The RNA shown here (transfer RNA) has 72 nucleotides and comes from a Chthonomonadaceae bacterium.
Model confidence (mean pLDDT): 82 of 100.
Its Rfam family is "tRNA". Rfam classes the family as a transfer RNA.
It was read from a public genome assembly.
NCBI's taxonomy places the organism under Bacteria, Bacillati, Armatimonadota, Chthonomonadales, Chthonomonadaceae.
RNA sequence: GGGCCCAUAGCUCAACGGCAGAGCGCCCGGCUCAUAACUGGUUGGUUGGAGGUUCGAAUCCUCCUGGGCCCA
Numbered sequence: 001g002g003g004c005c006c007a008u009a010g011c012u013c014a015a016c017g018g019c020a021g022a023g024c025g026c027c028c029g030g031c032u033c034a035u036a037a038c039u040g041g042u043u044g045g046u047u048g049g050a051g052g053u054u055c056g057a058a059u060c061c062u063c064c065u066g067g068g069c070c071c072a
Base pairs, nucleotide, nucleotide: 001071002070003069004068005067006066007065010024011023012022013021018055025043027041028040029039030038048064049063050062051061052060
């Protein structure tokens, strides 16, 4: 220098172009002498950034940023 892949909640990940979700975690309870485990509830988002297409974009297109892999 060229090609490909990835970026969504604190973490790990879902989500056919049509209401953004789950598990774990945090927080408040139950249980226990207490802790862990178990269990009920609650909380949780600029879908990496900027544009574009569309009635409608996490999803499609372009550029940028960061990370990974391959080639030279």